The RNA shown here (transfer RNA) has 72 nucleotides and comes from Nelumbo nucifera. The prediction has a mean pLDDT of 81. NCBI's taxonomy places the organism under Eukaryota, Streptophytina, Magnoliopsida, Proteales, Nelumbo.
RNA sequence: GCCCCUAUAGCUUAGUGGUAGAGCGUCAGUCUUGUUAACUGAAGGUCUGUAAUUCGAUCCUGCCUAGGGGCA
Repeated sequence: GCCCCUAUAGCUUAGUGGUAGAGCGUCAGUCUUGUUAACUGAAGGUCUGUAAUUCGAUCCUGCCUAGGGGCA
């Protein structure tokens, strides 16, 4: 320099065009003399950024940024 992949909640991740779920964690409650465990509930995402396509974008396209891999 060229090519490919990845970016979603605090962490690990699902989600192939119709306004995003799970596990762990956090908080509250129940239970217990108390703690842990168990059970119930809640909070927590402008889906890296920007532009384009579309009635509608986490999803499709271009570019930027960051990380990883390959070739020379």